[in-house]
RNA sequence: GGGGGCGUAGCUUAAUGGUAAAGCGUCCGAGCUUGACACCCGGAAGAUGCCGGUUCAAUUCCGACCACCUCCA
Numbered sequence: 001g002g003g004g005g006c007g008u009a010g011c012u013u014a015a016u017g018g019u020a021a022a023g024c025g026u027c028c029g030a031g032c033u034u035g036a037c038a039c040c041c042g043g044a045a046g047a048u049g050c051c052g053g054u055u056c057a058a059u060u061c062c063g064a065c066c067a068c069c070u071c072c073a
Base pairs, nucleotide, nucleotide: 001072002071003070004069005068007066010024011023012022013021018056026044027043028042029041031039049065051063052062053061
């Protein structure tokens, strides 16, 4: 330098054109308990790498760039 893949919450994964979900974790409350930071129940916060394009509507489709993985040179 060229080809392919990948990028969503703190982590691991969904959603693949139509209001972005879940598990674990974090925080708050209640329960249980001799007491609890353990366990159980309820609730809350938290994300589409970035810039354009197509579209009534983009996480999704198209292009450039960036980061990571891999192959070739």
Predicted 3D model of a 73-nucleotide RNA (transfer RNA) from a bacterium. Model confidence (mean pLDDT): 85 of 100. Its Rfam family is "tRNA". Rfam's curators write: Transfer RNA (tRNA) molecules are approximately 80 nucleotides in length.